Background: Bacterial RNase P class A from Rhodovibrio sp., 414 nucleotides, folded computationally. Model confidence (mean pLDDT): 76 of 100. It was read from a public genome assembly, where an Rfam model found it.
RNA sequence: CCAGACGGCUGGACGGCCGCUCUUCGCCUGCCAUUCGUGCGCGGGCGGAGGGAGGAAAGUCCGGGCUCCACGGAAGCACGGUGCCGGGUAACGCCCGGCGGGGGUAACCCUAGGGAAAGUGCCACAGAAAGCAAACCGCCCAGCGGGCGCCGGAGACGGCGAGACGGGGUAAGGGUGAAAGGGUGCGGUAAGAGCGCACCGCGCCCCUGGCAACAGGGGUGGCACGGCAAACCCCACCGGGAGCAAGACCAUAUAGGGACGGCACGCCGAGCCUUUCGAGGUUCGGCAGGUGGGCUUCCGCACCGCCGUCCGGGUCGGUCGCGCGAGGCGUUCGGCAACGAACGUCCCAGAGGAAUGGCCGUCCACCGCCUUAACCGGCGGAGACAGAACCCGGCUUACAGGCCGUCUGGCGCU
Numbered sequence: 001c002c003a004g005a006c007g008g009c010u011g012g013a014c015g016g017c018c019g020c021u022c023u024u025c026g027c028c029u030g031c032c033a034u035u036c037g038u039g040c041g042c043g044g045g046c047g048g049a050g051g052g053a054g055g056a057a058a059g060u061c062c063g064g065g066c067u068c069c070a071c072g073g074a075a076g077c078a079c080g081g082u083g084c085c086g087g088g089u090a091a092c093g094c095c096c097g098g099c100g101g102g103g104g105u106a107a108c109c110c111u112a113g114g115g116a117a118a119g120u121g122c123c124a125c126a127g128a129a130a131g132c133a134a135a136c137c138g139c140c141c142a143g144c145g146g147g148c149g150c151c152g153g154a155g156a157c158g159g160c161g162a163g164a165c166g167g168g169g170u171a172a173g174g175g176u177g178a179a180a181g182g183g184u185g186c187g188g189u190a191a192g193a194g195c196g197c198a199c200c201g202c203g204c205c206c207c208u209g210g211c212a213a214c215a216g217g218g219g220u221g222g223c224a225c226g227g228c229a230a231a232c233c234c235c236a237c238c239g240g241g242a243g244c245a246a247g248a249c250c251a252u253a254u255a256g257g258g259a260c261g262g263c264a265c266g267c268c269g270a271g272c273c274u275u276u277c278g279a280g281g282u283u284c285g286g287c288a289g290g291u292g293g294g295c296u297u298c299c300g301c302a303c304c305g306c307c308g309u310c311c312g313g314g315u316c317g318g319u320c321g322c323g324c325g326a327g328g329c330g331u332u333c334g335g336c337a338a339c340g341a342a343c344g345u346c347c348c349a350g351a352g353g354a355a356u357g358g359c360c361g362u363c364c365a366c367c368g369c370c371u372u373a374a375c376c377g378g379c380g381g382a383g384a385c386a387g388a389a390c391c392c393g394g395c396u397u398a399c400a401g402g403c404c405g406u407c408u409g410g411c412g413c414u
Base pairs, nucleotide, nucleotide: 001410002409003408004407005406006405007404008403009402010401012363013362014361015360016359017358018357020052021051022050023049024048025047026046027045028044029043030042031041032039033038054385058396059395061394062393063392064391065390066243067242068241069240071300072299073298074297075296076295077294079239080238081237082236083235084098085097086096087095088094099113100111101110102109103108114234115233119232120231121228122227123226136174137173138170139169140168141167144166145165148161149160150159151158152157182200183199184198185197186196187195201223202221203220204219205218206217207216208215209214247320248319249318250317257311258310259309260308261307262306263305266287267286268285269284270283271282272281273280274279289304290303291302292301327346328345329344330343331342332341333340334339364383366381367380368379369378370377
């Protein structure tokens, strides 16, 4: 100097004029209510002080806080989620540190990472053959059977044609494929084959290191056990439901409405009332029954009915929920780190169809053109992705321009 990897910050600045919204203080004022004191009531005006969009506010994918549901505890099931080990956290499918596997020269990046001997299923096409086997091309004839021709021989027989024929052996070589029944080499064989041997791989046993995932080493066995579980499934762990349009209160007003269907509407005792003396009604107590936000069972608790469909009425008002938090920042300590602790310091939006905007000037970052050896200078363009709505911890996606740090590789100089 060039290329690359990882991490962090920022994402316009200043001034002037006018304007918006929230909190608080002071003054004035309207409505409503009123026990006539006034009001955490709802507004309006003037003035002072202070605050006012994001790293993703987005997606709604996870985890929670919080609210409601008479439901709560235990167990099981359904359904859903996660899936190596250890740690962090309120928790997680997140983060940190490791291990195994894959990619890259490397810095680094990715991970779909439990189980294939519990079972089922799939492996298209090509190929002989894709789960217990099998032979398309090829190789072999030692051993088995028969015949023909030629040569030698007196003959028996031998050699050749000729692995030609029948038949047998083979999975080493070639082909197909993502994958072909462990791989490479040597020996052996008729030719081959773990057939034997060496090394690697695989199974089993042991030792060492590590909390562990796992790594290394030794011994033994010739060794048939492919792949896919982001296929169904098995195993381990986690999980009530609904959600701020959750929900709470106030005010007003209606109709404490009507119809239909289903389940249930029970027993005992006592008191009281009525009685046509058959019994009825009511209150209390006990048992049973029904309902209770996925289902079932047990226990406890609450209520006294529960479920479904249709018609119809009132309110579409106001206040709260609504921001002090698993909060931000700084320092120190512990930890490889994520993170935790201590001390100090700060309050950093709260609307309710939705506020932070408009205009002007200067400057800055960037791009192009002109001029210049270059700088300076001039002209033009132009500043990304994008806006809270209960809040927080993550993940994912989008992002013009600019700055900083660490590391890897290459080239050159010294």
The source organism's lineage runs through Bacteria, Pseudomonadota, Rhodospirillales, Rhodovibrionaceae and Rhodovibrio.